[in-house]
RNA sequence: GGGGGUGUGGCGGAACUGGCAGACGCAGCGGACUUAAAAUCCGCCGGCCAAAAGCCGUGAGGGUUCGAGUCCCUCCACCCCCA
Numbered sequence: 001g002g003g004g005g006u007g008u009g010g011c012g013g014a015a016c017u018g019g020c021a022g023a024c025g026c027a028g029c030g031g032a033c034u035u036a037a038a039a040u041c042c043g044c045c046g047g048c049c050a051a052a053a054g055c056c057g058u059g060a061g062g063g064u065u066c067g068a069g070u071c072c073c074u075c076c077a078c079c080c081c082c083a
Stems, first nucleotide, its partner, number of pairs: 001082007010026003019066001028044005046056003059075005
């Protein structure tokens, strides 16, 4: 230099053919149980916001579309192959 793949919460990892994003698990927090703990059960668990409501959020930026994690373009990071 050429070709291919991957990128989604704190972590792993789903999301079908473009149609409710974060299922499920781990970690964490609160509660119940216990003399206390472990285990178990229940709830919470991205950001903005004091909070609710609301809005935003799929590596970054654009585009197509009524609608994009998914399709197209450019770029970034990592991995593999060729030279």